[in-house]
Context: one part of a larger RNA
């Protein structure tokens, strides 16, 4: 990992509720037990008790009333009345609790009984090993020495957790091995090797104990508390797992509280029964109210500029008061601007109350069974928060996803279209699209854009004599813009100021006046100043449009990411781009067509029976979950039926069911099987790192 078989809501209760059937009803009903039998989970007796028919009170108690309290008062529970009008009980069978292991596997642990020191740690008895090789302490001698020691020398000794190095004995270091040869090894290096050495045998210490040259090491491949047995199915608010079908309806991720936040209580939302009448939609009238704006000399806070200037700072006089001044600050007041989620003199829209009418057509409401949610989430409106950051976080309203498939968007839970009973080689559109990939137009019309801008993400500030269009303006055949050829001059080197300052370092100014077709006490560039070039202005020449300024369209630069590139891709340039208008056409499980299923309501018929058939109208995506109806297995009662002329099992093919499933069957295969009704369950497997088995 496959394939078989196995494998999870079960049983128990004088328990409690609810629904359903079925028996008695103001009553129901027996239990232990006894009796009888055709011995059957049979019959018939047992009224003990239990529930029901009255409540109140802790209670004695009293009673349609009672408790409280002094109370005859008020209350609180009842009972009467009202009113859609008042039924229990026993039994079964189902839904759901409860108390038991209680759907099913699963801890880590506790507590107890025992069982290990043959491995290991550590002790105690008692035995055993340790090639050769080096070093040469103490002590002794001989001689030197010394008053005597003391010391020296030579030799002699053989000391030592001494020195090298095999056995042994540890395992540093690298390499293999890692489904190993091995559940810790091999090879190589490498440390101890007469000592705190190494090891044979026997024996001690035991689980919160032991042992420990200490690492929480070891304690039998197991150790921060060993292993086995019982307790015990321990406990798991946790996690996975929980098996046929088919149909109706269908959530929640929210409020409260919580040693509570991944669990639970109520409530909310879902589904059944019952009973019941509202409920929803639109349009009118009636309402309440302070969001959005807006407003602020209409409070209250904040605020620009300006005006007055109560006071206070400074200054300047006095012995002191008084007085006087101000490039300072300022209260209050004005006037002008303007601001608020916790301002308000104002005030919608939309909700949202209700009343009328018109549509809907079962949605409301209660009351009881059964839940399940109580981790959301993304778009878009209106806020906080945060950086007007985030697939961020917190509210509100709204459609999605969750629970939704189909088209569109290249792919893309949520955006855009649209809500899949089932069939069909039917048509019409939605979104979006129509040159090819790839269905449908190389559709008309009219501009735009040269950048491949652009063709389904997105580029800012500032720049642009890149084009198109709108306006306003000023020059212009009395000749305009642009170029070319001339001129651009006198008083004058204005005046001051400088060493100098002559149009052009600075300062001054009635920056004047002449001569003119023009020519500034001078635009820039130069000069130490001068000088020179040039411009303003003019003449000529040239032969018509030429300039400024506003708006606005597509461009343009701004423009940088890590696999060579890409609009989804080829590829497009009077476009297959952008923009206006138009018509066609393709395009979804959407609407329609046609056959059929199947729920719910209403109508007619019908039937013992809302039982069946007809027909309209409405429906039929679904997770958690509620509710209906059915399949198949294994037994068991009753009527039946098959089988050696071939039973149940295996197999093949055909056919019937909406399906779970069913029926007949060549062939195999040999001895039991089964319709139908009804019962009763060890009743359905694709998971559970399920358990056995095979392969």
């Nucleotide at each position: 990992g496959c394939c078989u078989a196995c494998g999870a809501g079960u049983u128990g209760c004088u328990c409690c509720u609810c629904u359903g059937u079925a028996g008695c009803a103001u009553g129901g009903u027996u239990a232990a037990g006894u009796g009888a039998u055709u011995c059957a989970g049979u019959c018939a007796c047992g009224g003990a008790g239990c529930c029901g028919u009255a409540g109140c009170g802790a209670a004695a108690g009293c009673g349609a009333g009672u408790c409280u309290u002094a109370a005859u008062a008020g209350g609180g529970c009842g009972a009467a009345a009202c009113a859609a009008a008042u039924a229990g009980u026993u039994a079964c069978a189902g839904g759901g609790g409860g108390c038991a292991g209680a759907c099913g596997c699963g801890a880590a642990a506790c507590u107890u009984u025992g069982u290990g020191a043959u491995c290991u740690a550590c002790c105690c008895a008692u035995g055993a090993c340790c090639a050769g090789g080096u070093u040469g302490a103490a002590g002794u001698g001989u001689g030197a020495g010394u008053a005597a020691c003391a010391u020296c020398u030579c030799a002699u000794g053989g000391a030592g957790g001494a020195c090298c190095g095999a056995a042994c004995c540890c395992g540093u270091u690298u390499a293999c091995g890692u489904u190993g040869a091995a559940a810790a090894g091999u090879a190589u290096u490498g440390g101890g090797a007469u000592g705190a050495g190494u090891u044979g045998u026997g024996g001690g210490u035991a689980g919160g104990g032991g042992u420990g040259a200490a690492a929480g090491g070891c304690u039998a491949a197991u150790c921060a508390a060993a292993c086995u047995g019982a307790g015990a199915a321990a406990u798991a608010g946790c996690u996975c797992g929980u098996a046929c079908u088919c149909c109706c309806c269908g959530a929640a991720a929210u409020g409260u509280u919580u040693u509570u936040a991944g669990g639970a209580a109520c409530a909310g939302c879902c589904u059944c029964a019952u009973a019941u009448u509202a409920g929803c939609u639109u349009a009118a009238c009636g309402g309440a109210g302070g969001u959005a704006g807006a407003g602020c000399u209409a409070c209250c806070a904040a605020u620009u500029g300006g005006a007055u200037g109560c006071g206070a700072g400074g200054g300047c006089u006095u012995c002191a008061c008084c007085g006087c001044c101000u490039a300072u600050c300022a209260a209050a007041u004005u006037c002008u601007g303007a601001u608020g989620a916790a301002c308000u003199c104002c005030g919608a829209a939309u909700g949202c109350c209700g009343u009328u009418a018109a549509g809907u057509g079962a949605u409301u409401u209660a009351u009881g069974g059964g839940a399940g949610u109580g981790a959301g989430c993304c778009g878009c409106c209106g806020g906080g928060u945060g950086c007007u950051a985030a697939u961020g976080u917190c509210c509100g309203g709204u459609g999605a996803c969750g629970a939704a498939a189909g088209g569109g968007a290249a792919a893309c839970a949520a955006c855009c279209c649209a809500g899949a009973c089932c069939a069909u080689c039917u048509g019409c559109u939605a979104a979006g699209g129509u040159c090819c990939c790839c269905a449908a137009g190389g559709a008309u019309a009219u501009g735009c854009u040269a950048a491949g801008u652009u063709a389904a993400a997105a580029a800012a500030a500032c720049g642009u004599u890149g084009u198109g269009u709108u306006g306003u303006u000023g020059c212009a055949g009395c000749g305009a813009c642009a170029g070319c050829u001339a001129g651009g001059a006198u008083g004058u080197u204005g005046g001051c100021u400088u060493g100098g300052a002559a149009g052009c370092a600075g300062c001054c100014a009635u920056u004047c006046a002449u001569u003119u077709a023009a020519a500034g006490a001078g635009u820039g560039c130069g000069u130490a100043a001068c000088a020179g070039c040039u411009c303003a202005c003019u003449a000529g020449u040239c032969g018509a449009g030429c300039g400024a300024c506003a708006a606005u369209g597509c461009g343009u630069g701004g423009a940088u990411a890590a696999u060579a590139a890409u609009c989804g891709g080829g590829u497009a340039u009077c476009a297959a781009g952008c923009a206006u208008a138009u018509c066609a056409c393709c395009g979804a499980a959407g609407c329609a067509a046609u056959g059929g299923a199947u729920u719910g309501u209403u109508g007619u018929a019908u039937u013992a029976a809302u039982u069946u058939a007809c027909a309209a109208c409405a429906g039929u995506g679904g997770u958690a979950g509620g509710g209906g109806a059915g399949c198949a297995u294994u037994c068991u009662g009753c009527c039946g039926a098959c089988g050696u002329a071939g039973a149940a099992g295996g197999a093949u093919a055909a056919c019937c069911g909406u399906g779970a499933g069913g029926u007949u069957u060549a062939c195999u295969g040999g001895a039991g099987u089964u319709u139908g009704u009804a019962g009763a369950a060890a009743a359905g497997c694709a998971a559970a790192u399920g358990u056995a088995g095979g392969c």

A computed fold for a 695-nucleotide part of an RNA from Dixa sp. Dix1, annotated as large-subunit ribosomal RNA, domain II. The full RNA is in RNAcentral, with records from SILVA. The coordinates come from a structure-prediction model, not an experiment, and the mean pLDDT is 83. Rfam family: Bacterial large subunit ribosomal RNA.